[in-house]
RNA sequence: ACGUGCUCUGGGGUCGGUGUAAUUCCGAGCCGGCGGUAUAGUCCGCGACCCGCACCUCGGUGCGGUUGACCUGGUGAGACUCCAGGACCGACGGUUAAAGUCCGGAUGGGAAGAGACUCGU
Numbered sequence: 001a002c003g004u005g006c007u008c009u010g011g012g013g014u015c016g017g018u019g020u021a022a023u024u025c026c027g028a029g030c031c032g033g034c035g036g037u038a039u040a041g042u043c044c045g046c047g048a049c050c051c052g053c054a055c056c057u058c059g060g061u062g063c064g065g066u067u068g069a070c071c072u073g074g075u076g077a078g079a080c081u082c083c084a085g086g087a088c089c090g091a092c093g094g095u096u097a098a099a100g101u102c103c104g105g106a107u108g109g110g111a112a113g114a115g116a117c118u119c120g121u
Stems, first nucleotide, its partner, number of pairs: 001121003005117001006115004014028004029101002031090002033046004041088002050065006070086005092104003
C1' cells in the first nucleotide's frame, strides 16, 4: 500500500391565513443521502422507496426492472459543480381536508466513509 474480517459512523426541513376539520389547501418560508468530476438536490453512477421472478430456516436472501428536477451570463486551462440572476424537483402507507417538511414501516435498511483493531500478500 492492497485485500479479508471486525468495530464504529451513516438524511435534513414551518409559520401565518381560511375553514367544522388542513404543519396536506392558499401565502410566505425552510431542507437537500453516497461516490465521481473544478466545490453538484437538477451531469454521470449508486442507495433508499416501489414492482417482478427465483430461493427460503418465513426472519429474509439473490437477480432483474422502475426511479424526479436547469437554464442564461461571468471568471478560468478546465465549472450544467464556483460567482451573479432567474427557474425547477422531491417514494410508499396514514390522516375530520389533497403532505419533500406531520405520523408510520424505521431503535429498520443502506450507497458509502472512518479506524490506533485482525489475518494475508
Predicted 3D model of a 121-nucleotide RNA (FMN riboswitch aptamer (RFN element)) from Sanguibacter antarcticus. The coordinates come from a structure-prediction model, not an experiment, and the mean pLDDT is 84. Rfam family: FMN riboswitch aptamer (RFN element). Its family is annotated with FMN binding in the Gene Ontology. The RNAcentral record of the sequence draws on Rfam.